[in-house]
RNA sequence: GUCUAUCUUCGGGGCAGGGUGCAAUUCCCGACCGGCGGUGAUGAGUCUAUGAUUCUAAGCCCGCGAGCCUGCAGUUUGGGCAGGAUUUGGUGAGAUUCCAAGGCCGACAGUAAAGUCUGGAUGGGAGAAGAUGGAG
Numbered sequence: 001g002u003c004u005a006u007c008u009u010c011g012g013g014g015c016a017g018g019g020u021g022c023a024a025u026u027c028c029c030g031a032c033c034g035g036c037g038g039u040g041a042u043g044a045g046u047c048u049a050u051g052a053u054u055c056u057a058a059g060c061c062c063g064c065g066a067g068c069c070u071g072c073a074g075u076u077u078g079g080g081c082a083g084g085a086u087u088u089g090g091u092g093a094g095a096u097u098c099c100a101a102g103g104c105c106g107a108c109a110g111u112a113a114a115g116u117c118u119g120g121a122u123g124g125g126a127g128a129a130g131a132u133g134g135a136g
Base pairs, nucleotide, nucleotide: 002135003134004133005132006131007130008129009128010127017029018028019027031116032115033106034105035064036063037062038061043055044054045053046052047051059104060103067081068080069079070078071077086102087101088100089099090098108119109118110117
């Protein structure tokens, strides 16, 4: 270092300011936010240095998670459903990832129509780190 069992810890951000209205953080102007793994031409570092290695790099490329239904069953697993989004230009051998500009998206329930409020949720969770035991 690999596989495996058990356990521990961690594991999501955001409507400023204004308009209309009896009432809206829900409409309108405007503002703000971006989970996890992969990929990767970014950036930074280290070394035995034309290479090796470490950290880091996508909301809209690929996959996953949160919600709902359901079989068995007895709390975990199988199946199904719902739910989203990127263009143009530049560089280049190569970029939906870099640079520039513009655009777009965001479960369910509640309520004046919600990505941002309240609620299910002191929940669940993709996964991350670590400890101990075992295997080859």
Model confidence (mean pLDDT): 78 of 100. A computed fold for a 136-nucleotide RNA from Peribacillus deserti, annotated as FMN riboswitch aptamer (RFN element). The model forms 97% of the base pairs in the Rfam consensus. Taxonomically the source falls in Peribacillus (Bacteria, Bacillota, Caryophanales, Bacillaceae). The sequence was found by an Rfam model in a public genome assembly.